[in-house]
RNA sequence: UGAGUGAGCUAAACGGUCGCUGGCGCCCGAGGGCGCGAGAGGAAAGUCCGAGCUCCAGAGGGCAGAGUGCUGGCUAACGGCCAGGCGGGGCGACCCGACGGAAAGUGCAACAGAGAGCAGACGGCCAUCGGUAGCGCAUGCGUGAGAUGGUCAAGGUGAAAGGGUGCGGUAAGAGCGCACCGCAACCCCGGUGACGGUGGUUGGCAGGCAAACCCCACUCGGAGCAAUGCCAAAUAGGGGUCCACGCUGCCUUCGGGCGGCACCGAUGGCCCAUCGGAGGACCCGGGUUGGCAGCUAGAGCCUACGAGCAAUCGUUGGCGUAGAUGAAUGGCCGUUCACGACAGAACUCGGCUUAUCGGCUCACUCACCCC
Numbered sequence: 001u002g003a004g005u006g007a008g009c010u011a012a013a014c015g016g017u018c019g020c021u022g023g024c025g026c027c028c029g030a031g032g033g034c035g036c037g038a039g040a041g042g043a044a045a046g047u048c049c050g051a052g053c054u055c056c057a058g059a060g061g062g063c064a065g066a067g068u069g070c071u072g073g074c075u076a077a078c079g080g081c082c083a084g085g086c087g088g089g090g091c092g093a094c095c096c097g098a099c100g101g102a103a104a105g106u107g108c109a110a111c112a113g114a115g116a117g118c119a120g121a122c123g124g125c126c127a128u129c130g131g132u133a134g135c136g137c138a139u140g141c142g143u144g145a146g147a148u149g150g151u152c153a154a155g156g157u158g159a160a161a162g163g164g165u166g167c168g169g170u171a172a173g174a175g176c177g178c179a180c181c182g183c184a185a186c187c188c189c190g191g192u193g194a195c196g197g198u199g200g201u202u203g204g205c206a207g208g209c210a211a212a213c214c215c216c217a218c219u220c221g222g223a224g225c226a227a228u229g230c231c232a233a234a235u236a237g238g239g240g241u242c243c244a245c246g247c248u249g250c251c252u253u254c255g256g257g258c259g260g261c262a263c264c265g266a267u268g269g270c271c272c273a274u275c276g277g278a279g280g281a282c283c284c285g286g287g288u289u290g291g292c293a294g295c296u297a298g299a300g301c302c303u304a305c306g307a308g309c310a311a312u313c314g315u316u317g318g319c320g321u322a323g324a325u326g327a328a329u330g331g332c333c334g335u336u337c338a339c340g341a342c343a344g345a346a347c348u349c350g351g352c353u354u355a356u357c358g359g360c361u362c363a364c365u366c367a368c369c370c371c
Stems, first nucleotide, its partner, number of pairs: 001367010012336007020039002023036005041342001045353002048351005053224004060272004065220005070084005085099001086097004100215002105213002107209002124151006134143004163181006182205001183203005188197003228293004238284006246261006263277004300319003304315004
């Protein structure tokens, strides 16, 4: 100097003028006016996870179902974050991982290939019959199947062929034997652990896929601010279906009480348990589509110090930061330069994912050049 990797901040700025919404104060007193101060994001998006909160509701157990899946931490929790392990990518800084189990069972791997799990002999190599049968030329030579047995080292097919390399051995071969590497079991050392090791002993040693069904471990009620609560107003106190006011035991002051069975209902399905029930549950139709609360002080934000590799936690000091409801931020002018992208809260928060024009800062890696 260039190219990259990781992280943080920012997201046009300033001025003038007219305008919008909430809060506070004053005035006016249906309306409204003045002043002060505040007023969309890093993703507000997606609605994918997790919660706070409200209700079912007093809410337990099981089955089915769903989610997660290496270890240790953080967190209210999570499928999140941090650190590490293993595997993979990259020269590297770094990045990615759907990361428990294949000897519990079932299943899959087209085509090719002999053969793809408790498999397999195509071509080939070796031994025997035997250098034989047969054939040819010709009296001697040449060629030479087939059968039986052994073998799978080299070759071929394939994404993958039942450990690899080398030496020995064998008729030819083979973990058949040996050495090293790999694998498995056990021990030792290090580590909280996942795991690691130029460690030791023994063993000749059964591939892949579970983002296939499955097995294992852990976790899991549901619906949602259009939750829910209050006030006002209105009409059709409408119509229909199901169940029930039943049976039974005990007590009784004879009014009834307590319990069991049956029936109906109870915010994922089924079963049990539990609760409620002479009023409940469901369906059709009609009316009201008004106002208030919920609604913004939060697992909130900022600074400093401390602990921790970090995520984060503790302490101290400070801040007060939109609450609309057919939906508030706009228009015009001037200057500057980063020439302005993606894009607008609707109960709130922690994450993830997606979109994105630029500017600034820090740390690290690689290449080249100079000193």
This is a predicted structure of a 371-nucleotide RNA (Bacterial RNase P class A) from a Myxococcota bacterium. NCBI's taxonomy places the organism under Bacteria, Pseudomonadati, Myxococcota. A source record names the gene rnpB. The RNAcentral record of the sequence draws on ENA. Model confidence (mean pLDDT): 76 of 100. The model forms 96% of the base pairs in the Rfam consensus.